[in-house]
Overview
A computed fold for a 92-nucleotide RNA, annotated as c-di-GMP-I riboswitch aptamer.

RNA sequence: AUCCGAAAAAGGCAAACUACUUGAAAGAGUAGGACGCAAAGCCGUGAGCCUUCCCUCAUCCGGUGGAUGAAAAAGGCUGUCUGGUUGCCGAA
Numbered sequence: 001a002u003c004c005g006a007a008a009a010a011g012g013c014a015a016a017c018u019a020c021u022u023g024a025a026a027g028a029g030u031a032g033g034a035c036g037c038a039a040a041g042c043c044g045u046g047a048g049c050c051u052u053c054c055c056u057c058a059u060c061c062g063g064u065g066g067a068u069g070a071a072a073a074a075g076g077c078u079g080u081c082u083g084g085u086u087g088c089c090g091a092a
Stems, first nucleotide, its partner, number of pairs: 004090002012037002017032006035079001041085003046081002048077003056070006
């Protein structure tokens, strides 16, 4: 230095859930809270997944409109996988 990761030490993050805020939704933020995490630090290319305001199409109705369905990211998720990059500790 690389790999690796302990019933080690120090420090860290924080799922579900709850409250409030925000958003059409998915989701996000803050506080509480800990299921877990050795990159659960940062980025988000690719894959995957979620949502459907607008647009488009179809059907229906009491038709300048409305309802239902289909399709569809330009909206999201990185604690799904992959990729990039940086980094604490040191038993075997």
Record summary: Its mean pLDDT, the model's own confidence on a scale to 100, is 84.